This is a predicted structure of a 72-nucleotide RNA (transfer RNA) from Candidatus Kaiserbacteria bacterium RIFCSPHIGHO2_02_FULL_49_34. The coordinates come from a structure-prediction model, not an experiment, and the mean pLDDT is 81. Lineage of the source: Bacteria > Bacteria candidate phyla > Candidatus Kaiseribacteriota. Rfam family: tRNA. Rfam links the family to the GO term triplet codon-amino acid adaptor activity.

[in-house]
């Protein structure tokens, strides 16, 4: 430097053009217990920045920034 992949919740991961971004598990709060556990419930919480394209972008398509792999 050149190629290629990947970035959504604290974590791992879904969702690939259209409904209120959906699970699990962590953590918060009920309920359970004599207490703690097991079990059940309730609520919070995310598309890495900027821009294009489209009626509509977590998808597309430029640029950046971070990370893995390649070539040299």
């Nucleotide at each position: 430097g050149c190629c290629u992949c990947c970035a959504u919740a604290g974590u791992u991961c879904a969702a690939u053009g259209g409904a209120u971004a959906g699970a699990a598990c962590a953590a918060u709060c009920c309920c359970g217990u004599c207490c703690u556990a097991a079990g059940g419930g309730a609520a919070a919480a995310a598309u890495g920045c900027u821009g294009g394209u489209u009626c509509g972008a977590u998808u597309c398509c430029g640029g950046c920034u971070g990370g893995g792999g390649g070539c040299a």